[in-house]
RNA sequence: AAUGAACGCUGGCGGCGUGCUUAACACAUGCAAGUCGUACGAGAAAUCUUCUGCUUGCAGGAGAGAGUAAAGUGGCGUACGGGUGAGUAAUGCGUGGGUAAUCUACCUUUGAAUUCGGGAUAACAUGUCGAAAGGUGUGCUAAUACCGGAUAAAGUCCAUGUAGUAAUGAUUAUAUGGAUGAAAGAUGGCCUCUACAUGUAAGCUAUUGUUUGGAGAUGAGCCUGCGUACCAUUAGCUAGUUGGUGGGGUAAGGGCCUACCAAGGCGACGAUGGUUAGCUGGUCUGAGAGGAUGACCAGCCACACUGGGACUGAGACACGGCCCAGACUCCUACGGGAGGCAGCAGUGGGGAAUAUUGCGCAAUGGGCGAAAGCCUGACGCAGCGACGCCGUGUGGGUGAUGAAGACCUUCGGGUCGUAAAGCCCUGUCAGAGGGGACGAAAUCUUGCCGACCUAACACGUCGGUGACUUGACGGUACCUUCAAAGGAAGCACCGGCUAACUCCGUGCCAGCAGCCGCGGUAAUACGGAGGGUGCAAGCGUUGUUCGGAAUCACUGGGCGUAAAGCGCGUGUAGGCGGCCUCCUCAGUCUGGUGUGAAAGCCCGGGGCUCACCCCCGGAGGUGCAUUGGAUACUGGGAGGCUGGAGUACCGGAGAGGUGAGUGGAAUUCCCAGUGUAGAGGUGAAAUUCGUAGAUAUUGGGAAGAACACCAGUGGCGAAGGCGGCUCACUGGCCAGUUUCUGACGCUGCAGCGCGAAAGCGUGGGGAUCAAACAGGAUUAGAUACCCUGGUAGUCCACGCUGUAAACGAUGAGUGCUAGGCGUCGGCACGCUUGCGUGUCGGUGCCGUAGCUAACGCGUUAAGCAUCCCGCCUGGGGAGUACGGCCGCAAGGCUAAAACUCAAAGGAAUUGACGGGGGCCCGCACAAGCGGUGGAGCAUGUGGUUCAAUUCGACGCAACGCGAAGAACCUUACCUGGGUUGGAACCCUCCAGAAGUCCGCAGAGAUGUGGAUGUGCUCGCAAGAGAACUGGAUGUCCAGGUGCUGCAUGGCUGUCGUCAGCUCGUGUCGUGAGAUGUUGGGUUAAGUCCCGCAACGAGCGCAACCCUUGUCGUUAGUUGCCAGCGGUUCGGCCGGGCACUCUAACGAGACUGCCGGUGUUAAACCGGAGGAAGGUGGGGAUGACGUCAAGUCCUCAUGGCCCUUAUGCCCAGGGCUACACACGUGCUACAAUGGCCGGUACAAAGGGUCGCAAACUCGCGAGAGCCAGCUAAUCCCAAAAAACCGGCCUCAGUUCAGAUUGGAGUCUGCAACUCGACUCCAUGAAGUCGGAAUCGCUAGUAAUCGCGGAUCAGCAUGCCGCGGUGAAUACGUUCCCGGGCCUUGUACACACCGCCCGUCACACCACGAAAGUUGCUUGUACUAGAAGUUGGUGAGCUAACCUGAUUUCGGUCGGGAGGCAGCCACCCAAGGUAUGGUCAAUGAUUGGGGUG
Repeated sequence: AAUGAACGCUGGCGGCGUGCUUAACACAUGCAAGUCGUACGAGAAAUCUUCUGCUUGCAGGAGAGAGUAAAGUGGCGUACGGGUGAGUAAUGCGUGGGUAAUCUACCUUUGAAUUCGGGAUAACAUGUCGAAAGGUGUGCUAAUACCGGAUAAAGUCCAUGUAGUAAUGAUUAUAUGGAUGAAAGAUGGCCUCUACAUGUAAGCUAUUGUUUGGAGAUGAGCCUGCGUACCAUUAGCUAGUUGGUGGGGUAAGGGCCUACCAAGGCGACGAUGGUUAGCUGGUCUGAGAGGAUGACCAGCCACACUGGGACUGAGACACGGCCCAGACUCCUACGGGAGGCAGCAGUGGGGAAUAUUGCGCAAUGGGCGAAAGCCUGACGCAGCGACGCCGUGUGGGUGAUGAAGACCUUCGGGUCGUAAAGCCCUGUCAGAGGGGACGAAAUCUUGCCGACCUAACACGUCGGUGACUUGACGGUACCUUCAAAGGAAGCACCGGCUAACUCCGUGCCAGCAGCCGCGGUAAUACGGAGGGUGCAAGCGUUGUUCGGAAUCACUGGGCGUAAAGCGCGUGUAGGCGGCCUCCUCAGUCUGGUGUGAAAGCCCGGGGCUCACCCCCGGAGGUGCAUUGGAUACUGGGAGGCUGGAGUACCGGAGAGGUGAGUGGAAUUCCCAGUGUAGAGGUGAAAUUCGUAGAUAUUGGGAAGAACACCAGUGGCGAAGGCGGCUCACUGGCCAGUUUCUGACGCUGCAGCGCGAAAGCGUGGGGAUCAAACAGGAUUAGAUACCCUGGUAGUCCACGCUGUAAACGAUGAGUGCUAGGCGUCGGCACGCUUGCGUGUCGGUGCCGUAGCUAACGCGUUAAGCAUCCCGCCUGGGGAGUACGGCCGCAAGGCUAAAACUCAAAGGAAUUGACGGGGGCCCGCACAAGCGGUGGAGCAUGUGGUUCAAUUCGACGCAACGCGAAGAACCUUACCUGGGUUGGAACCCUCCAGAAGUCCGCAGAGAUGUGGAUGUGCUCGCAAGAGAACUGGAUGUCCAGGUGCUGCAUGGCUGUCGUCAGCUCGUGUCGUGAGAUGUUGGGUUAAGUCCCGCAACGAGCGCAACCCUUGUCGUUAGUUGCCAGCGGUUCGGCCGGGCACUCUAACGAGACUGCCGGUGUUAAACCGGAGGAAGGUGGGGAUGACGUCAAGUCCUCAUGGCCCUUAUGCCCAGGGCUACACACGUGCUACAAUGGCCGGUACAAAGGGUCGCAAACUCGCGAGAGCCAGCUAAUCCCAAAAAACCGGCCUCAGUUCAGAUUGGAGUCUGCAACUCGACUCCAUGAAGUCGGAAUCGCUAGUAAUCGCGGAUCAGCAUGCCGCGGUGAAUACGUUCCCGGGCCUUGUACACACCGCCCGUCACACCACGAAAGUUGCUUGUACUAGAAGUUGGUGAGCUAACCUGAUUUCGGUCGGGAGGCAGCCACCCAAGGUAUGGUCAAUGAUUGGGGUG
């Protein structure tokens, strides 16, 4: 785009079309084929009129009805028209021919004829049988029914002759002879002729019919070239089969039929078989070529319940005919009968689905008829259906308070929206009234005129011109009047493709979906709404066809890696084929002619108001046939040529093949010698061999197999493949020069042959190696990898198999298109004699143009061309099933479908990853030191428990984490008691200053009562006001540690203080992207240098900042004290600021200097100087990003939720539980120690709600009392380890301190649940910790103490401070993490990836299967209805012939002819037997697909 459509929602009108696609299923009822009285005989009735009789309502007669109806004989028609598409792949159709092999009723034209006779029969009447349908006997009768005779030949047949045409066959004309052989009348008119004499008849005449010829027209039969679906998993088919002869049959040729003879015929250019199907003009689509289709209309064919058959006829093997058989339905008196809608309506059924049991013959057409006319479900009309196409309407103008309302909102507003309302108009359609068609021209009858016919001015026929008559549709179309905006809009869609966006609801649910895909709480994708978009009386959906699809590629594709080159050759058919000349003209090109039906398409014109539609004309119809012409090319024929191809000669290289022989090294085995305890093997071992002498070694022997070095991207071969040497036989190739042949060529379906390894058969052989197998190891297992053995096999001969990643993943041939560098073989030339140049043939690498999706290919093409073959058409199913062929088997070749998926795949890119590679870092390993893991306790977590044990954090990067401190509070949890505008803000009102104190009830919150207090501003006062407190009302609201960290901000962790992450411009690439950023060095560093299609830049690195280490300057109290003085001996005082220190500013370090290395670089190494040296140490500082990392319980915040509760207040409880598990710590296990005594040395902090000295008391925690200190001043404050001395002596101890009892101290409203500390007593585990695991590289680890935050109190935690103070680093193989480059990738949620197979379960389709069932078909036999033909025909028999007889009507015989019956051939259904194909089904079974 289209549709004979259907379904959903909706639906105003009209016109034109169209309407069982399914069950060729079954059909009730009505109608669809009759007509002719001018072919024929016979012939009613109702009713009316009239007459007669009379028992006055009956009977009879006549006339009309009426020569009507119905029926019959006869003629013509019924073979057309109408329906359907079952069958049919050719007995069909289309197109073009042929018929010298034929027929044709009616029609036209042209001849001739139309004569003489005869016997029946239906109707009818009557008898009879039957339920009926129907039959039968007897009797009568007519014809255009039937029969006989005559005549005729132009007809047909036979024979003969002549002439012509043509030729495979033959046939036409004509002459003669012979044979055969017709008929029917009807109607109208007229007397010119004849007869009777009115007028009729014979007759004449007209029309028509009949018979017989010729011609035509129309229609039909038959033959034939070409075209006409799929399957080769259908490859062979055929006995009337192919041909001939004789005969038969037909309208006609023919095996069409028959007898005989011959053995043919068809087939890869697809026979035979199977499946499907009516064919065509056309229709739909498409730019076309094509593809699909064959409704309506038209042509042809076939069919008419199924099968068979003939009759009649011009024509049928006959839709509304006959006979038979079968199935089905109906009637029946059970004996027997009837029927055929695939005609028009209609019914049932089937189905998603398809109409009225309508009107009319008015028109067109058909049948019959002389005609009127009759018949006509053909046809013309109407009805039903938006089924399709076309037309038309549902109004037009104006109208901004941008109304109401709805929806949205950033709350301002926006949209629906000039839309509505309102105002002004118009009048199509629908409605009502009125008028009102075209389609109708004829026929008939009749008037007039003319012509013809004729004896005729009758009749009749024809023509012209008048009159009369005919409409189903239909009172319809159309016209006009009236009133009235009044009655007339929906459907789908709005994520992308694809025009059109928001809100609400829902929450991977419900649902959507054409593909991609939406939906898991903010859905433009689901449902609704508002808005929008598209089409519109329709709109969507579904089905189907074509297009897009160059996605079967003729136009117009491909095959290295995406699907696709047969493993290779040889070669038949076929296809294609070099140069020149001539002929031919088949192909080809061009012209003419015929045909290519009409309709349709296209163009022009016309008619319906337009359009759809219809009419007229034209064009076109790519095709076929025929006939002229052209001859370049192709083909064919003839002749020639040498360039393709081959051949001869002379040389050459080679693992080319086959056979025979032969050689050495090695392995193994055997024998012998030497010799002794191991050997062998592996990552390490063991199995194994060996004291019966191995391994090792020496000598000898046997056997089999393979041929080191040479050896090479070297050679040969078609491929597989070929490797010691020699000989024999043999194939191919190359070069050189000439000779010869003269296109002999290329490719190649089928066929034939070759064909690695493995495998199979038979027979040999068997050294090595080695499937299977055994053992040993490894391992969770190890039917493996490793080891020890070891059989087939490996080898040979013969035969089979026929496959490989049989690969260059690249078929063969030929020609053309830059080069360079190697190498192998040959030849030529040059010279400097081992080099160069050239050339032919091979074999490689790089590369130009070009090609390619890219990778890549590139004279050895994957370039440009040509020719032939093979192959491909999404993935899976599957190279499978079934079938066939081959094979001994294994198996091979050929080769589907159902079902399923929305991909599978190629090349390249960026990442990520790798038990890939290279380079390099890091307490990463290693080297060390100390721990954890074992114990007790502390603390956190899990788990469990509980009314609650609030919540969060979960590998590193949760777990002494949020929490820098849960007895109440905190607190979010639980139980219970209360409260509801609330603990807050604003407005209004009332009361009271605010505040302070005391009661009562209660666990408290709270409730209730009392006392006290009177402030500020204005005002004389009364009072008013402000702040504040309490109460009340109301609205907007408060409140929430309720949910969502996966809606968020902010903050944080982590990779990681790792060295990276990017951009602009340029360049390269079809593109993703690359380059820069890679490379060579170097660095802690993308740090720097050099190089480079890159040149620059940004965020990171570094530096700038803080601290610490040295020095200087400034300053000198609260700090300090060298020197001086004093002293209570304390920097205490005077004094001083030198030193220490404090805290501000500076200096200093930059690879600056020297040497070496390095590329003259960057830089590195060493050195000097220096407090410090190569970033001096430490800190702060964290790129682009990753982890949907953490946090809604810090805070902020969207959405959701609660609102007498999930809010708020209170008491008590809980967060502190305890079988257990884990993390982080503390204290230990002791002698480098414990205890006692003594004696030293810090830093950094904190302190007025505070730190607190001294003194007194207490064993002690602490208490009492207070000095001092708002701090370089006073206090906390004792530093501890260390050092000195003493005791302990290796033990569960003088170690260790848990636990428990008792007694206390302190804080606090309060230490029961549940604080810390002290004293006395008690004295548990624990004797250095399994697997595993952590930290640390120097003032570090280890060890020792001190301080601070939080805090009333509570630290083994955290954050800081100093004291003492090590060991080790060979090095980068390994573990972990990271950086750069490179490589592979089937990963991209990125290896915690992806993904394979079994098993289990569910579902689906398929295969096999003992079988079973059915359709269809073959063969053989049987059967044999109806019927044709033949035979017979003793039965029956009017016509013709004939005999007898006769009353001349007939009767009785005979014959001819015919019929029944019977027989035979053929043959449908049926039956029996046995096959084939297909389908369905089948216990069980097999694999496959999906989840």